This is a predicted structure of a 73-nucleotide RNA (transfer RNA) from a Gemmataceae bacterium. Its mean pLDDT, the model's own confidence on a scale to 100, is 81.
RNA sequence: GCUCGCGUAGCUCAACGGCUAGAGCUCGGGUUUUGUAAAUCCGCGGUUGUGGGUUCGAAUCCCACCGCGAGCU
Numbered sequence: 001g002c003u004c005g006c007g008u009a010g011c012u013c014a015a016c017g018g019c020u021a022g023a024g025c026u027c028g029g030g031u032u033u034u035g036u037a038a039a040u041c042c043g044c045g046g047u048u049g050u051g052g053g054u055u056c057g058a059a060u061c062c063c064a065c066c067g068c069g070a071g072c073u
Stems, first nucleotide, its partner, number of pairs: 001072007010025004018056001027043005049065005
């Protein structure tokens, strides 16, 4: 330099172009216990890497850039 894949919550990951972007873990609180753990219920937490484009509508499709990984030269 070229090709391919990935980037979504603190972490691991979902989400056919269409309902308010969800789940588990973590974290905070409640119930329970003499107390802790476990169990159970509730809650907090997101400019979907950045900027454009297509579309009535984009996390999803297209382009450029950034970052990470793999392959080739």
It matches the Rfam family "tRNA". The family's RNA type in Rfam is transfer RNA.